[in-house]
């Protein structure tokens, strides 16, 4: 590093991947953002929370 044999393997947590951790839910279920005049507008975040990655956005150097 490859291959073969057993054993295990839920789901969610406002827009993408992984790892850890906390939370929640059992399919009738957790979850689907805020403000608003509710038309309209306007705002914050790619996290539940950390770390990383991609993607956006602002600012400075080359």
């Nucleotide at each position: 590093a490859c291959u073969g044999c057993u054993g295990g393997c839920g789901g969610c947590g406002a827009u993408g991947g992984a790892g850890u951790c906390c939370g929640c839910c059992c399919u009738u279920g957790a979850g689907c953002g805020c403000a608003u005049c509710c038309c309209c507008u306007g705002c914050u975040g790619a996290u539940g929370a950390c770390u990383c990655c991609u993607a956006c956005a602002c600012u400075c150097u080359g």